[in-house]
Context: one part of a larger RNA
RNA sequence: CUGGGCGUAAAGGGUCUGUAGGCGGUGCGGCAAGUCGGAAGUGAAAUCUCAGGGCUUAACCCUGAGGCUGCUCCCGAAACUGCUGUGCUCGAGUGCGAGAGAGGCGAGUGGAAUUGCAGGUGUAGCGGUGAAAUGCGUAGAUAUCUGCAGGAACAUCCGAGGCGAAAGCGGCUCGCUGGAUCGCAACUGACGCUGAGAGACGAAAGCUAGGGGAGCAAACAGGAUUAGAUACCCUGGUAGUCCUAGCCCUAAACGAUCAUGACUGGGCGUGGGCCCUGUACGGGGCUCGUGCCGGAGCUAACGCGUUAAGUCAUGCGCCUGGGGAGUACGGUCGCAAGGCUGAAACUC
Numbered sequence: 001c002u003g004g005g006c007g008u009a010a011a012g013g014g015u016c017u018g019u020a021g022g023c024g025g026u027g028c029g030g031c032a033a034g035u036c037g038g039a040a041g042u043g044a045a046a047u048c049u050c051a052g053g054g055c056u057u058a059a060c061c062c063u064g065a066g067g068c069u070g071c072u073c074c075c076g077a078a079a080c081u082g083c084u085g086u087g088c089u090c091g092a093g094u095g096c097g098a099g100a101g102a103g104g105c106g107a108g109u110g111g112a113a114u115u116g117c118a119g120g121u122g123u124a125g126c127g128g129u130g131a132a133a134u135g136c137g138u139a140g141a142u143a144u145c146u147g148c149a150g151g152a153a154c155a156u157c158c159g160a161g162g163c164g165a166a167a168g169c170g171g172c173u174c175g176c177u178g179g180a181u182c183g184c185a186a187c188u189g190a191c192g193c194u195g196a197g198a199g200a201c202g203a204a205a206g207c208u209a210g211g212g213g214a215g216c217a218a219a220c221a222g223g224a225u226u227a228g229a230u231a232c233c234c235u236g237g238u239a240g241u242c243c244u245a246g247c248c249c250u251a252a253a254c255g256a257u258c259a260u261g262a263c264u265g266g267g268c269g270u271g272g273g274c275c276c277u278g279u280a281c282g283g284g285g286c287u288c289g290u291g292c293c294g295g296a297g298c299u300a301a302c303g304c305g306u307u308a309a310g311u312c313a314u315g316c317g318c319c320u321g322g323g324g325a326g327u328a329c330g331g332u333c334g335c336a337a338g339g340c341u342g343a344a345a346c347u348c
Base pairs, nucleotide, nucleotide: 003320004319005318006317007302008301012316014201015200016199017198021194022193023192025088026087027086028085029084030083031082033081034080035077036076037075038074040072041071042070048066049065050064051063052062053061054060091191092188093187094186095184096183097182098181103177104176105175106174107173108172109171110154115149116148117147118146119145120144121143125136126135162169163168206247207246208245209244210243211242215241216240220236221235222234223233258315259314260313261312262311263310266293267292268291269290270289271288272287273286274285275284276283277282297304298303321348322347323346330341331340332339333338
């Protein structure tokens, strides 16, 4: 000496389940594979190191000693790892009892609003903009009242609030159903953690088939603006947005921060549960989440700071100058769009 890193410089896989593998709490007994001590054999010569010697010296050569970090076998040790036997309960899980929640799926249902249609009242404008125009309107619009139809989304409540692995989830009711949390410690007795491959889920857009279509609105058309205006603004408007079934598999899929466990000053909020005290009402404690501010420490700085980016451990993923390039080629998946994997020449 035996890399350094991944919030923003290159770098955490979109998320979860889990195969192989890696890693793994605590007591006692046994074995002795790893480990350690000792002995023997072997480790050719040359090379290497040291000492002495020979060519005038050196390179070179000769002699002797050491070494050759390794392997085999024998004897021994038993702390640690491993294997094995038998226990333990704090890790993990089960049970019992509670309450919280836009967690998921299905069915039903409600009101406001927009639009359209029918009818009544009513008359010349309405609409739109920076200003206008296109557009709509005497075939009666806009406005207003009544009724009907249909689709989509659920104001207030709504909170830096809650739930979910993530994507994500918001009217109300019912049915089916997942997870987490708290309390009690009855049960199991390490059953755990991570996770290459693999599997499942995965916003929006997009695709296939069949429905649906109110509003909105890529494309498209027109009116404006402008030097131009394939835009921003306006009037229209089709896919799409919605439903069912099947694909696609991407994202600033972000906390730009992988999972699990342990440890390390505080202060102020907020959601769930429990306990104590006490009661106008509060105060204190335990615990699981979720925020803000800050100490030590860390950081290039910004900042992070018990929800770490602090101090450690285990496992996985990933990075290694910019461009070329997430391209080409090949493979694989896809109906396609394309996805995943993923270079080089050349150049700075």
Small-subunit ribosomal RNA, central domain from an Acidobacteriota bacterium, 348 nucleotides, folded computationally. Model confidence (mean pLDDT): 89 of 100. It matches the Rfam family "Bacterial small subunit ribosomal RNA". The source organism's lineage runs through Bacteria, Pseudomonadati and Acidobacteriota. The sequence was found in a public genome assembly.